[in-house]
Context: one part of a larger RNA
Molecule: small-subunit ribosomal RNA, central domain
Organism: metagenome
RNA sequence: UUGGGCGUAAAGGGCUUGUAGGCGGUUUCGUAAGUCUGGAGUAAAAUAUUACAGCUUAACUGUGAGAAUACUCUGGAAACUGUGAGACUGGAAUUAGUGAGGGGAAACUGGAAUUUCUAGUGUAGGGGUGAAAUCUGUUGAUAUUAGAAAGAACACCUGAGGCGAAGGCGAGUUUCUGGCACAUAAUUGACGCUGAUAAGCGAAAGCGUAGGUAGCAAACAGGAUUAGAUACCCUGGUAGUCUACGCUGUAAACGAUGUACACUUGGUGUCUGCAGAGAAUGUAGGUGCCGUAGCUAACGUGUUAAGUGUACCGCCUGGGGGGUAUGCCGGCAACGGUGAAACUC
Numbered sequence: 001u002u003g004g005g006c007g008u009a010a011a012g013g014g015c016u017u018g019u020a021g022g023c024g025g026u027u028u029c030g031u032a033a034g035u036c037u038g039g040a041g042u043a044a045a046a047u048a049u050u051a052c053a054g055c056u057u058a059a060c061u062g063u064g065a066g067a068a069u070a071c072u073c074u075g076g077a078a079a080c081u082g083u084g085a086g087a088c089u090g091g092a093a094u095u096a097g098u099g100a101g102g103g104g105a106a107a108c109u110g111g112a113a114u115u116u117c118u119a120g121u122g123u124a125g126g127g128g129u130g131a132a133a134u135c136u137g138u139u140g141a142u143a144u145u146a147g148a149a150a151g152a153a154c155a156c157c158u159g160a161g162g163c164g165a166a167g168g169c170g171a172g173u174u175u176c177u178g179g180c181a182c183a184u185a186a187u188u189g190a191c192g193c194u195g196a197u198a199a200g201c202g203a204a205a206g207c208g209u210a211g212g213u214a215g216c217a218a219a220c221a222g223g224a225u226u227a228g229a230u231a232c233c234c235u236g237g238u239a240g241u242c243u244a245c246g247c248u249g250u251a252a253a254c255g256a257u258g259u260a261c262a263c264u265u266g267g268u269g270u271c272u273g274c275a276g277a278g279a280a281u282g283u284a285g286g287u288g289c290c291g292u293a294g295c296u297a298a299c300g301u302g303u304u305a306a307g308u309g310u311a312c313c314g315c316c317u318g319g320g321g322g323g324u325a326u327g328c329c330g331g332c333a334a335c336g337g338u339g340a341a342a343c344u345c
Stems, first nucleotide, its partner, number of pairs: 004316003007299002012313001014201004021194003025088007033081002035077008049065006091191001092188005097182003103177007110154001114150008125136002162169002206247006215241002220236004258312006266290010294301002318345003327338004
């Protein structure tokens, strides 16, 4: 609860597509459902309001008056909303041209490093730490040279830089493929915005099946530290991390800021177009910083708004109990979604 809010106090759904619904550009003619207006009827009485009156007063009672919002029938108006027919180009989209990009998928290829193995040289240590020890080494390690294998990640370029709806995306080449921006012309002619339910996508961890496993590394073991040390440090080390297919559906999924549109002083970087002469400069779209007015409890924000407005959706309503219990739905499970109350301060 006809109210006020949602960057940080409670509160923007993780993100998108889109159904119902809500809302919707300019203009002409009509219509008359909403809307406005005239008339008629109804809206019982009592009660309530109000003016008088009656009981000695009051409560109480009586008489009169005025309404009340609404409904039905009927006549009219036509600005706005709706609706029917027609037209328009500014919103939206399509076609043609140019452009940038770690956007997505698949296949193939590359070098550095790491580890292991083989062989050579070579000899007593190596490793590790605050200091040590566990560990490793005369069955020849560490170091160094040559060769081989494997898996994972791609230094420099790298940028306050780019792309993507978000999650996210970074070696190279090829193929397939999505989106975006700009300039000029043409075409369609409101085809638009939002979006409950729904559907799809969705980091890491986790789960299933089949592979793979170099490094790293939960668990685990040992060595230290310590009063203790189920830790921090060290030596090892399995799941996992990687691939394919399927599941899970959550994160401080954050800009802690929903989407779309319009309007509102400026300065200064940067990315990509276009015009200009390869310039200055202008312009369009992104991405940053600083700041005017305004807003804000303040911090701050400030044309990428948290300013001024409109449309639609989501959400909040003291702390704990509790994101618990219960029911239902989903999941192989883990668990996820929805989601209280008693009681207490």